[in-house]
RNA sequence: GGGUCCGUCGCUUAACCAGGCUAGAGCAGCUGGCUCUUAACCAGCCUAUUGUGGGUUCAAAUCCCACCGGACCCA
Numbered sequence: 001g002g003g004u005c006c007g008u009c010g011c012u013u014a015a016c017c018a019g020g021c022u023a024g025a026g027c028a029g030c031u032g033g034c035u036c037u038u039a040a041c042c043a044g045c046c047u048a049u050u051g052u053g054g055g056u057u058c059a060a061a062u063c064c065c066a067c068c069g070g071a072c073c074c075a
Base pairs, nucleotide, nucleotide: 001074002073003072004071005070006069007068010027011026012025013024020058029045030044031043032042033041051067052066053065054064055063
């Protein structure tokens, strides 16, 4: 230098190919209940403008382009 793949709540991840409801789930955290207490269990709460910027569109996590970061392959 060329190519393929990955990037989404604090962590792990679903949705992306085939655009459309408030971006869902588990864990963690917080509050309360239960309990002599802890754990477990139960109820509730909290956290994302989807790596960055731009484009297409009525509408973009999703399609297109460039860039940033990471992994691997070729040279």